[in-house]
RNA sequence: CUUGAGAAUUUGAUCUUGGUUCAGAUUGAAUGCUGACGGCGUGGAUGAGGCAUGCAAGUCGAACGAAGCUAUUUAUAGCUUAGUGGCGAAAGGGUUAGUAAUACAUGAGUAAUCUACCUUUAACCUUGGAAUAACAGUUGGAAACGGCUGCUAAUACCGAAUGAGGUGACUGUAGUACGCUACGGUUUAUCAAAGUGGGGGACCUUCGGGCCUUGCGGUUGAAGAAGAGCUCAUGGGAUAUCAGCUUGUUGGUGUGGUAAAGGCGCACCAAGGCUAAGACGUCUAGGCGGACUGAGAGGUUGAUCGCCAACACUGGGACUGAGACACUGCCCAGACUCCUACGGGAGGCUGCAGUCGAGAAUCAUUCACAAUGGACGAAAGUCUGAUGAUGCGACGCCGUGUGAGCGAUGAAGGCCUUCGGGUUGUAAAGCUCUUUCGCAAGGGAAUAAGAGAAGUGCACGAAUAAUGUACUGAUUUGAAGGUACCUUGUAAAGAAGCACCGGCUAACUCCGUGCCAGCAGCUGCGGUAAUACGGAGGGUGCAAGCAUUAAUCGGAAUUAUUGGGCGUAAAGGGCGCGUAGGCGGAUAAGAAAGUUAGAUGUGAAAUUUCAGAGCUCACCUCUGAAGCUGCAUUUAAAACUACUAGUCUAGAGGAUAGGCGGAGAAAACGGAAUUCCACAUGUAGCGGUGAAAUGCGUAGAGAUGUGGAAGAACACCCGUGGCGAAAGCGGUUUUCUAGCUUAUUCCUGACGCUGAGGCGCGAAAGCAAGGGGAGCAAACAGGAUUAGAUACCCUGGUAGUCCUUGCCGUAAACGAUGUAUACUUGAUGUAGUCGGACUUAACCCUGACUGUGUCGUAGCUAACGCGUUAAGUAUACCGCCUGGGGAGUACGCUCGCAAGGGUAAAACUCAAAAGAAUUGACGGGGGCCCGCACAAGCAGUGGAGCAUGUGGUUUAAUUCGAUGCAACGCGCAGAACCUUACCCAGACUUGACAUGUAAUGGACCGUACUAGAAAUAGUAUUUCCCGCAAGGGCUGUUACACAGGUGCUGCAUGGCUGUCGUCAGCUCGUGCCGUGAGGUGUUGGGUUAAGUCCCGCAACGAGCGCAACCCUUGUCACUAGUUGCCAGCAUGUAAUGAUGGGAACUCUAGUGAGACUGCCUAGGUUAACUAGGAGGAAGGUGAGGAUGACGUCAAGUCCGCAUGGCCCUUAUGUCUGGGGCUACACACGUGCUACAAUGGUCGGUACAGAAGGCAGCAAAGCCGAAAGGUGGAGCAAAUCCAGAAAAACCGACCUCAGUUCGGAUUGAAGUCUGCAACUCGACUUCAUGAAGCCGGAAUUGCUAGUAAUGGCGCGUCAGCUACAGCGCCGUGAAUACGUUCUCGGGCCUUGUACACACCGCCCGUCACAUCAUGGAAGUUGGUUUUACCCGAAGCCGCUGACUCAACCGCAAGGGGAGAGGCGUCUAAGGUGAGGCUGAUGACUAGGAUGAAGUCGUAACAAGGUAGCCCUACCGGAAGGUGGGGCUGGAUCACCUCCUU
Repeated sequence: CUUGAGAAUUUGAUCUUGGUUCAGAUUGAAUGCUGACGGCGUGGAUGAGGCAUGCAAGUCGAACGAAGCUAUUUAUAGCUUAGUGGCGAAAGGGUUAGUAAUACAUGAGUAAUCUACCUUUAACCUUGGAAUAACAGUUGGAAACGGCUGCUAAUACCGAAUGAGGUGACUGUAGUACGCUACGGUUUAUCAAAGUGGGGGACCUUCGGGCCUUGCGGUUGAAGAAGAGCUCAUGGGAUAUCAGCUUGUUGGUGUGGUAAAGGCGCACCAAGGCUAAGACGUCUAGGCGGACUGAGAGGUUGAUCGCCAACACUGGGACUGAGACACUGCCCAGACUCCUACGGGAGGCUGCAGUCGAGAAUCAUUCACAAUGGACGAAAGUCUGAUGAUGCGACGCCGUGUGAGCGAUGAAGGCCUUCGGGUUGUAAAGCUCUUUCGCAAGGGAAUAAGAGAAGUGCACGAAUAAUGUACUGAUUUGAAGGUACCUUGUAAAGAAGCACCGGCUAACUCCGUGCCAGCAGCUGCGGUAAUACGGAGGGUGCAAGCAUUAAUCGGAAUUAUUGGGCGUAAAGGGCGCGUAGGCGGAUAAGAAAGUUAGAUGUGAAAUUUCAGAGCUCACCUCUGAAGCUGCAUUUAAAACUACUAGUCUAGAGGAUAGGCGGAGAAAACGGAAUUCCACAUGUAGCGGUGAAAUGCGUAGAGAUGUGGAAGAACACCCGUGGCGAAAGCGGUUUUCUAGCUUAUUCCUGACGCUGAGGCGCGAAAGCAAGGGGAGCAAACAGGAUUAGAUACCCUGGUAGUCCUUGCCGUAAACGAUGUAUACUUGAUGUAGUCGGACUUAACCCUGACUGUGUCGUAGCUAACGCGUUAAGUAUACCGCCUGGGGAGUACGCUCGCAAGGGUAAAACUCAAAAGAAUUGACGGGGGCCCGCACAAGCAGUGGAGCAUGUGGUUUAAUUCGAUGCAACGCGCAGAACCUUACCCAGACUUGACAUGUAAUGGACCGUACUAGAAAUAGUAUUUCCCGCAAGGGCUGUUACACAGGUGCUGCAUGGCUGUCGUCAGCUCGUGCCGUGAGGUGUUGGGUUAAGUCCCGCAACGAGCGCAACCCUUGUCACUAGUUGCCAGCAUGUAAUGAUGGGAACUCUAGUGAGACUGCCUAGGUUAACUAGGAGGAAGGUGAGGAUGACGUCAAGUCCGCAUGGCCCUUAUGUCUGGGGCUACACACGUGCUACAAUGGUCGGUACAGAAGGCAGCAAAGCCGAAAGGUGGAGCAAAUCCAGAAAAACCGACCUCAGUUCGGAUUGAAGUCUGCAACUCGACUUCAUGAAGCCGGAAUUGCUAGUAAUGGCGCGUCAGCUACAGCGCCGUGAAUACGUUCUCGGGCCUUGUACACACCGCCCGUCACAUCAUGGAAGUUGGUUUUACCCGAAGCCGCUGACUCAACCGCAAGGGGAGAGGCGUCUAAGGUGAGGCUGAUGACUAGGAUGAAGUCGUAACAAGGUAGCCCUACCGGAAGGUGGGGCUGGAUCACCUCCUU
């Protein structure tokens, strides 16, 4: 002494690192809005800028003369004052410019010093003289201010005497710090003074007085107090991008000077002094007590108050004085301002007020000396802008108030609303009460102590006087101020704002706005539903204030002493040697520097803390105590550290005997290969690549052989093996040098560790000189590739690579891990050496030491990981880090021949940058698996014509939507009108449609006619119902609520749908693991169509999906038997289940059975399951359908429907006519028909299924060439109808051609539907007879009753564009080796700088804009150094022919002093040359930033050539290439090691 709080923000999420920001306190503040009162404080921080005006230092008549005034007893007294004189003016007051030490703080010293006034003490105050101001006269000047002549006084000035005492010399004693100090001696020399006020008995007197006494004053000493000077130690800013500084400099001797030591000054001598513990320089700055903050340690600061310093317009100088080099004194120089008669003068607010300026910004030209303090005075007193007060300012702190109680119809109003209500809100109103403060009136302090007539006692004294002192005491002193305070009256009466409300952070809704306007401390809000902008209602916080801005500390352990770090986040120096420094083994002594304890002094007061007291409380003030963590002195202690001098051997080193190695240097030698040359053999190619070409070769290459030359490098051995400090070191031999290690424990005896600066070594590239040059190979050239290719690939090729010598000094110089020492469970390799055991000797086994690996315990770590070779536990020392970018850059310095290296910022900008790990996604990563995915096949599309949809274009309109897969024969299961939403034109306005209210009328509907394109309008005709009534129904008109909208938003939505995908996945509970995100389960081994099943397993279970359950179909059985069926029986016909009858069959439609790997064999783990087989109608899901997990795509749809919000309301609503959706240089998608003979045409002939039918299907018959017409039996259907199935089959013709293929197009004539067929329908007939001969690149579907092919039906529908869509049956194939590749998907794993998730991210040049910075010919300031010139005032020195009252002298003269002159020093000024620094500068360089600019694509995946580091060259740019290095590289293989 009782004290420590966190949050937001990097990510999809996590942990960490790390910055940014916030919440707190504070301020001499300012700004915005607002403002009732009081108290106490506080208020020019900027231009030490300039100042008008007034005041801020005077006083003393008891020092002096004089003048004036007043009074009266006329000689005095009183008063006033200019002057002489004394004291003060050096204090008080202001400011912080300068000053980094001549300052300040703390502690010492002065034996090196001074001190007016004050106190105490000792002694004394004797005696003479000469002047001078005032004044008078005169005179100069505008003034300021003087000059000359004359008079006069003093406590002014001068001389003499005396000397208690001081001082100098001589000398003694004691002490001592050896410098000196204290006390003496007497001999000597020398040094003083002033009077004045009061009183007074003797005596004297020139009548003034002397004399005595007393107060004040004076002189000389000695002390004290208080103050000052000087010196020393320690302490407190920045910068080393300031490293060397210094000539009076450092010291000595002498001398001068000072109050005083001293280079303080001078002469001479010596050459020193300071500095890495930071000299010198530069920048900044008054210091401290303290203040703010903080838990503290600290950090920041130096307003008010106090102490010290410095300054006073700027610079210099002295005078006076006790004290000054003097704020309101003097002289000089300079700048500025003012006066002037132009000759000269005057001034200094950084005193109090005040003014201007500058500024974000800081007050009254107030009152009083009543108090406190100061100057003078004997005192009264005078003076005092010190001070005491008041005023102004919410500038700060503290206090008070703006009312209190009751009061629910929860009033009105406001706001919100789900329309019910909620909220404002007991709030208001109303009732009852109170009156602080304010206002008015009345009363009314304290602050006052003193001063003082008079009196009494005492002291002094000769004295009863005077004076002093103690007591009593008439009288008397207040600026604030009639203030504080008290009382009365008054009426709830006069008194609340500001900020905020997304999160941090307490507090929420509506409206407006629509990435606009705006907000913002950080994160971030705003693009039509904003709790984030603006307003409102409501709420929250604080409150006479609130908020913002600025600033400091805190939070920030974010500079870490307390209290951080450095493998990967920022951070270990490339490596060693070693200096200073830091640290240092064992033992026993000494001394006491550090250390510890006690005591003493100091650490001013105020402040702080505690306790108490006074203002009503509090702030504030006062009293007491503590504290002030410090410094100094002193007394002790002796454990530890240091020191001194001994001893020891465990550290370290040496010795002896061995061993080891690509350790280093030099020399010699060797073989293989490459290239070249020569010769020989030999002939057409060689070489090179993904493929090629350039290149070489018929002048003979390549190939082969022999011989020769040259240079460089040393295969195998070779090994996470060895050596070295690191860089690095590899053929063999020799010489020289160094190291490590083992054994012995013989010697020395702490000799050690680390190491700032320093020195040395230091890959590759590069540089210089000289050699050398085989191969390789930057640059360069050519060929390719490519959109381009300054690259990757290829052919050549120069520096270089090699040697010698000298530079350079950097690398991912890495274990990204400094060196040294000690300690702390283990396992297992390997290298070297020495042992043990065993052996003949070895191997194997085993132990120790020294290295080098892997795995792992504890522990550590953010995690990854490290783990006796630590990143564990500790110690010592060094180096380094403090957000990202700017930038390892600029400038400066330094090294280098250069290239460059070392050191190393700032402005500006961002809110992140980063590490590790997690889940996904992705990869031109890997593994496994699946799918008509490929392959194997079949048929197509893409080419033609037509149909249809889309784009585009066009248009009055060509309505709208759908747009990769997953839009495009899609919405549309059917646009001539309608539809229809679009366009043109004409109309209507409660409406074409719904509900309600009010008023009013009675019909409405229908029919006919007129006008009109119609809608519509008019005319005529016809005309109500229920009820007794009231009224109602229906309907018209008017008015009001409202209707209506295919208007917008599918990015506000519901619902529905598509797609991945019928893919096999997606999750949960509990448990376990991890700090956590998360993981496990769900991974693994098998298997499956399947997360299907089995086995294993820190998991055990479960859910949604899969499968099954459902429908259709394939076999059989049972039941039933019409409209269906007809075997047997019977009847009948030309013929037909036509009829009787039958219920067998087919069929119909209900119920069942059946298939389950159930059985067998084999394989497999005795599993799951798989392969084959049997039986069976069907066999391993029998076939097909329906069925679509968690989710993705802001997928699609507001024009199907529903719906929030917005918009329109005589129109974006409604009605009508006409037009359009059908356009047409073109492009695409989907289809149809074809190109023909597996065909076409003609004739004959056979066999379906499913579905439909009354505003319907329609038969027979008749007419027509046909479409069709007529007709109308039958049928609401297993009954009737459409209805003919077609391909197929049989026969005939065509005979390979633009055809008897193909049918477009066109002409003509018709039919049908419909109000209507022109735009714009379908069909029929005749005629016409286009393109097209199998389709480029590319691309689609399909695995069996499938593809292909043939026809049939239906929905929509008056009709139809249907070649579409949805269904049905007939005929009916081929192929699948397989999973390398393409596409898509699933699981595991890996990398990642992606997470909007590769359609990702991202780099650099160029262009534009803005900002800050560097360079720059220069330009212009500041400051400083130096040389020279000039040199004011002034001190000092010399001189002084001139001048002068005091002393000496009768005088002359002397002594002394001065003016003047000269000199040294020197401010300002001038000239020149430098240093440092600021501003500016044409132009220029890089940097940063900026929703949508250009060129490429360097990096992140193996990023498509792995990346990165150093270096060199080259290139629009990212960058490329060469040399060396690193893994912070994926993948595959091998080797080694470990685990099982």
Molecule: small-subunit ribosomal RNA
Organism: marine eukaryotic metagenome